[in-house]
Overview:
Predicted 3D model of a 345-nucleotide part of an RNA (small-subunit ribosomal RNA, central domain) from an uncultured bacterium.
Context: one part of a larger RNA
Formats: sequence, C1' cells, structure tokens
RNA sequence: UUGGGCGUAAAGCGCGCGUAGGCGGCCGCCUAAGCGGAACCUCUAACCCCGGGGCUCAACCUCGGGCCGGGUUCCGGACUGGGCGGCUCGAGUGCGGUAGAGGAGAGCGGAAUUCCCGGUGUAGCGGUGGAAUGCGCAGAUAUCGGGAAGAACACCGAUGGCGAAGGCAGCUCUCUGGGCCGUCACUGACGCUGAGGCGCGAAAGCUGGGGGAGCGAACAGGAUUAGAUACCCUGGUAGUCCACGCUGUAAACGAUGGAUACUAGGUGCUGGGAAGUAUUUUUCGGUGCCGUAGCUAACGCGUUAAGUAUCCCGCCUGGGGAGUACGGUCGCAAGGCUGAAACUC
Repeated sequence: UUGGGCGUAAAGCGCGCGUAGGCGGCCGCCUAAGCGGAACCUCUAACCCCGGGGCUCAACCUCGGGCCGGGUUCCGGACUGGGCGGCUCGAGUGCGGUAGAGGAGAGCGGAAUUCCCGGUGUAGCGGUGGAAUGCGCAGAUAUCGGGAAGAACACCGAUGGCGAAGGCAGCUCUCUGGGCCGUCACUGACGCUGAGGCGCGAAAGCUGGGGGAGCGAACAGGAUUAGAUACCCUGGUAGUCCACGCUGUAAACGAUGGAUACUAGGUGCUGGGAAGUAUUUUUCGGUGCCGUAGCUAACGCGUUAAGUAUCCCGCCUGGGGAGUACGGUCGCAAGGCUGAAACUC
C1' cells in the first nucleotide's frame, strides 16, 4: 500500500536475447469503441440523502424528488483506439572506409623456475628480527654446457583499447561477433521496454579422465608466545593447467535498470570525417577531470546527471530473529532460488 522512495540511510534483477503485456514519429481521409454534449426510457417496496406534511416535539409514520447505476436515439470529431493511403527525421539494410588484449581453434617463440645428465670446484648453503627445522663430503650452494617439463607472457603498457556483463594481453595463421565514421542508394515506424521463458556468467567447488614446473588451502615440522590450533620459516596434498559435463554465486560496484528528448562551458586521452594545410578550425562516436543552471539531508552529481520530462521493467516499507524454518523447485553434492512466523527491542 490510490503515498513516498531505490549512488552512500531499506531498496536496480550479475548481464543479455526475447514471449505475452504496457507504451509509441509526421501528414491526409474514413470510422465512432474510448471521450464530450442533448433528449427519452429505466433503476419494485423499504433503507440512505434533500424538501414538504401528520402524531403537542422527537423517535416514528407519510408524500415528492434524488442517490448507485443501466439502456436507446441523435449530435460533435480535438485527443486515444480502429481502417485505408502517403512520408522520412526513429529503426534497419546496402555501398566505401576504419580502430581494437572482442570470441573460438591451431601453430610457433624467448626470458625465468624446477628437475635430470656431464664439466669446474669445496664446505658450506638456505632462511630470519634473531634462529631452528631443512639441504650438503654418497660432493650441495655457486658456475659452465646439454636435455626435459609445466605454467605465465617482462619491456611496449597508459589516468590507453575492446566487450552486454563476467571478462580479455608474447607472436603468427584460419574461422567469427559487435562498434564507429562517410555516403544518403534502399525498406518505410519495421520502434522502446519486457512478467514468465531461454542463454551467458569471476573465483572457489563437484563427476570421471589427462597434466603437474612454480605457487599452495589442509597437513607435518621449526620458531615466536603465558598459550599460538595464527602472523614468520622449512616442507607439502587437494587445487591452480587441459578437454567434456555440472554448479550459478560475488563489495557480479559506477554499491547508480533500459530507452528517448531537452538543459552553459573549459580541459585531457582515444577512433573516424571535413575545411585548410602554417600554427589551426569544425563535425560525429567513445573515455576521464573541472565546473554553469538545476538537484541533493549532506557528501556530492552536473550533456557519460544523481538536472528537466515521458514510457516500460525490477525492487523497498523499523532493528534483531533471518536470507533462518517449513513447503516447493533446481543440483551428483556443496548448496542455489523462492521465502515466513512466534518471540524480542
């Protein structure tokens, strides 16, 4: 609960595609469902309201009208709807360009690390606040040569770019999505949003298989300490990696849903175009900072709005109990989604 809100107080679904529905550009003609007007009919009695009357008043009784609506006919034609025709500025297509870690697959590269083999070489190495556990005379650490493996890609690198979000970074090739600019050739409102639905979705986790260098939950040991189930150190399993499948969460954040229009500027970065070519000027798209009007409880926001408006969706309604219980549903499980109450302040 016909209200007011949702950046930080409770509140924007993690993100997209899209069904129903809601909403929808400009012009002309028709229609008359919505809409407005008029006339007529009707709305049993009582109740209720207004006016009048009767019991000395009132309650009560009674008369007339109204009330809540409903129907028929006629008129109007602005707006919404419907029908027909037209338009191009919304939307889309074609054509010509263009930037990019956008996605998928395959191949290749160097540095580093660890391990293995060989050479040189000898007593330490490692680690810390200081140590110890650990490694080392069965030759370590250091250094040189050779080999193997896995993972990540220094510099460029940015306050940079791309993507709907999650996210994306060595190089090359193949396949592939989207954007932006120019042209103004084509379609002619084909649009916006989107309950359900479907898909995508970091990390961790899960099934079976592969892989395993480094790192490293758990675990073990050494320290520290009153204790030390930690912080520090030495090890180290799962995992981290790959392919298939599942999970579906997050401070999934801009803590800000999407679309459109309007409302001073200044300055940086980035992608394209035009004029000019000497500095420069201008236009379209993106991304930052500052700031006008305005907004805001303040902080702050401010043409990338949290301003001014319209449309559609989601959500909130005191704290705890509780994102719990129960039920349903999804999942192999972990658990997810939906989601209370008693009680209490």

Model confidence (mean pLDDT): 88 of 100.